[in-house]
Context: one part of a larger RNA
């Protein structure tokens, strides 16, 4: 891991609701313990204590269809009136119990452990060999005597080197190991605070500890065993057959509350009321949002203005004048605002009426679940007018929704799947091929733009619509020619001659030609332009708005039409036309549920027929069933002429499931109606077995 078996809302008591049955409804219903009897795990009878009900109000005394409050209530509260009660059984829910199942870490109690290990006590054992050479002692020398020196002897030491022994600093290997701590190599101590045998002692909030929270039997920030004990778990996981009807929430308030709970909201089931609720249209309302505006409050730009204030200048004898200065006033123009408003919608909301709809509303009661929401569109706040960001509001979808489209793609677009059909029509979206389905007309694009994203900015791209000029008295472009003279204007300067710079910018000849447009020279020269003539011969120049394109354009495999491929398109725009396309709609057949009608049975429900509507679904509510085991009753039930079980099988039922037949098997089993439950397995890192 697979297969098989086992594996989770039970039981008792009480409360509450509901269904059903009994009794009563002419106030009653019911017994408990216990007792008696019998056919004795049980049944029948007795037993009226008690409980509920028959009256309430008050703290109570007490009063009573009333009572309490109060000095007293015109009052107010709770009652009376309305409304059946009670007992058993089934079922829903709650409470108390382990209370759907499994799961802690832990807490407390009583005990068991020091054969491991820590420390201690007692008694024993062990430490090859080598090195060093303390004190002391002796001899000699030495001293007045000591001291001291040398040689010898001696054999000290938590001394040195190094086996046994003990350790474990480093590395590699080992990691389902050879081993639940080792192997190999290197390494440290090795007469000591050494090491070791045996016996004994100290223990669980306790021991022991050269102290690491170390060790106390492979267990230690409180051992192990059993018990309390099924501790508790606002947590995680799991929770077993079928079909039918309805169908949520992820919000508010409160919470030592925020991943929990309680009440409300939203779902479901039952009962009740008969007035509502909802939609559309019309009419009537209040509002201060969007927008807009500047009349207020503020912000903010320019100009003008001035009986204002300040600065500066002139002037100071003071008076005054001037001011492209600053502030303010007033006026004009142009603006801005969530906390501005002279204004002011659309919606929304409230009311009334008609119509549509028909209980959808509301009330009471039983049962829930939900309290992590997600994206999208629009209106805002926060953020950076960031986020698949966050937080509100309104709608949608997902959640709990399959199908078609968007290549793929919970939240986007279309559409809501009861079942069947090798029938039809459509939606979104599509119709060259992959791939079902198309053609036509008029334009645009040349970029493979495009069919999946992009800016500021840039450009004789190209289409459309304008505006202003020039032009057969010849435009625009090109080519040919001229482009001169006073003069090298004056000044400046080393020089300054059209052309460093400053000033002036005249005049002449002309078809025209600057006191010079650019290049150039040291300065000249030289080239060129303006300007003019000729050649040529028809449009040219500037500009505004707009369609489609171009550049701008950079990321990690090659990767931004899904691919092929596409150019009067298979791209883009406008228009027309047909078709394809879904579980949508239609057609035909069938089923469920609800309502209506009719019939039948019969008793208040069921069956049949017809019609209409309905039938996605998580949490969850409600209903109806299938199957398993046992019991009771019935079936003159089945069975060695072959039960159960097993294997196979083309049958039946909407499903859970159920037959028939064959083989196997070899002794029990079924059907109907009830009853009772150890009643349904794929999941719990489930449990046991097998492989």
């Nucleotide at each position: 891991g697979c297969c098989g078996a086992c594996g989770a809302g039970u039981u008792a008591u009480c409360c509450u609701g509901u269904g059903u049955c009994g009794c009563c409804u002419a106030a009653g219903g019911u017994u408990a313990a216990g007792u008696g009897c019998c056919u004795c795990u049980g049944g029948c009878a007795c037993g009226g204590a008690g409980c509920c009900g028959u009256a309430g109000g008050g703290a109570a005394a007490c009063c009573a269809a009333g009572u309490c409050u109060u000095a007293a209530a015109c009052g107010g509260g709770c009652g009376a009136c309305c409304c059946g009660g009670u007992g058993g059984c089934g079922c829903g829910g709650g409470a108390u119990a382990g209370g759907c199942g499994c799961g802690a870490a832990g807490u407390c109690g009583a005990g068991u452990g020091a054969u491991c290990u820590a420390c201690g006590c007692a008694u024993g054992g062990c430490c090859a060999g080598g090195a060093u050479g303390a004190a002391g002692c002796g001899a000699u020398c030495g001293u007045a005597a000591c001291a001291g020196a040398u040689c010898g002897u001696g054999g000290a030491g938590g001394u040195c080197c190094g086996a046994a022994c003990g350790g474990c600093a480093c590395a590699a290997u080992g990691a389902u190991g050879a081993a639940a701590a080792a192997u190999u190599g290197u390494c440290c101590g090795a007469u000591g605070a050494g090491u070791u045998g045996u016996g004994c002692g100290u223990a669980g909030g306790a021991g022991c500890a050269a102290a690491a929270g170390a060790c106390u039997a492979a267990u230690c920030a409180a051992a192990c065993u059993c018990g309390a004990g099924g501790a508790u778990a606002u947590c995680u996981c799991g929770u077993u057959c079928u079909c039918u009807c309805c169908g949520a929430a992820a919000u508010a308030g409160c919470u030592u509350u925020a991943g929990g709970g309680c009440u409300a909201g939203c779902c479901u089931c039952g009962c009740g009321u008969a007035a509502u609720a909802g939609g559309c249209u019309g009419c009537g309302g209040g509002g201060g949002u969007a927008g807009a505006g500047c009349a207020c409050u503020g912000a903010a730009u320019c100009g003008a203005u001035u009986c204002g204030g300040g600065g500066g200048c002139c002037c100071a004898c003071c008076a005054g004048g001037c001011u492209a200065c600053c502030c303010a006033u007033u006026c004009g123009a142009a603006u801005c605002a969530a906390a501005c408003u002279c204004c002011g919608a659309a919606u929304a909301c409230c009311g009334c009426a008609a119509c549509c709809c028909g209980u959808a509303u509301c009330g009471c009661g039983g049962g829930a679940g939900u309290c992590a929401g997600a994206c999208u569109a629009c209106g805002g706040g926060g953020g950076a007018u960031a986020a698949g960001c966050u937080u509100c509001g309104u709608g949608g979808u997902c959640a709990a929704a399959a199908g078609g489209g968007a290549a793929a793609c919970a939240g986007c677009c279309c559409u809501c799947a009861c079942c069947g059909u090798c029938a039809g029509c459509u939606a979104a979206g599509g119709u060259c091929c992959c791939u079902a389905a198309u053609a036509u007309g008029c334009g645009c694009u040349a970029a493979g733009u495009g069919a999946c994203a992009u800016a500021a900015g840039g450009a004789a791209g190209u289409g459309g619509a304008g505006a202003a000029g020039c032009u057969g008295a010849g435009a625009c472009a090109g080519c040919c020619a001229g482009g001169a003279u006073g003069u090298u204007g004056g000044c400046u300067u080393a020089g300054a001659a059209g052309g460093a710079g400053c000033c002036a910018u005249c005049a002449u000849u002309u078809a025209a030609a600057a006191a010079g447009u650019g290049g150039g020279u040291a300065a000249c020269a030289c080239c060129u332009u303006a300007c003019u003539g000729g050649c040529c011969g028809a449009g040219c120049u500037u500009u505004u708005c707009u369609g489609c394109g171009c550049c701008g354009a950079u990321a990690a495999u090659g990767a931004a039409c899904g691919g092929g491929a596409c150019u009067c398109a298979a791209g883009c725009g406008c228009a027309u036309u047909a078709c394809c396309g879904a579980a949508g709609c239609u057609a035909c057949g069938g089923a469920u549920u609800g309502c209506c009608u009719g019939c039948g049975c019969a008793g208040g429900g069921c069956g049949c027929a017809g019609g209409c509507a309905c039938u996605g679904g998580u949490a969850g509510g409600a209903g109806a069933g299938c199957g398993c085991u046992g019991c009771a009753u019935g079936c003159a039930g089945g069975g060695u002429u072959g039960a159960a079980g097993g294997c196979g099988u083309a049958c039946c039922g909407u499903a859970a499931g159920g037959a028939g037949c064959g083989c196997u098997g070899g002794a029990c089993c079924g059907c109907a109606u009830g009853c009772a439950g150890g009643u349904g397995a794929g999941a719990a890192u489930g449990c046991c077995g097998g492989c």
This is a predicted structure of a 691-nucleotide part of an RNA (large-subunit ribosomal RNA, domain II) from a Phycisphaerae bacterium. Taxonomically the source falls in Phycisphaerae (Bacteria, Pseudomonadati, Planctomycetota). The coordinates come from a structure-prediction model, not an experiment, and the mean pLDDT is 85.